The RNA shown here (transfer RNA) has 63 nucleotides and comes from Polypedilum vanderplanki. Model confidence (mean pLDDT): 80 of 100. RNAcentral holds the sequence, with entries from Rfam. Rfam family: tRNA. It is annotated as a transfer RNA.
RNA sequence: CGAUAGCUUAGUGGUAAGAGCAUCUGACCAGAAUUCAGAGGACGCGGAUUUGAAUCCCGCUCG
Numbered sequence: 001c002g003a004u005a006g007c008u009u010a011g012u013g014g015u016a017a018g019a020g021c022a023u024c025u026g027a028c029c030a031g032a033a034u035u036c037a038g039a040g041g042a043c044g045c046g047g048a049u050u051u052g053a054a055u056c057c058c059g060c061u062c063g
Base pairs, nucleotide, nucleotide: 001063002062003061006021007020008019009018014051023039024038025037026036027035044060045059046058047057
């Protein structure tokens, strides 16, 4: 300094945590690929502050 989905990542206090790739389902096709539509999947752990924490503070773990 960093830890957010299987991987790469956005999000610096406010309603639903978003995207790309990947995975799955459907459409299309003789089949596959491409393309289109949809679905599932995440804030390292424990505390503190706050009306409200992924975000601020402390400790721990890991790199």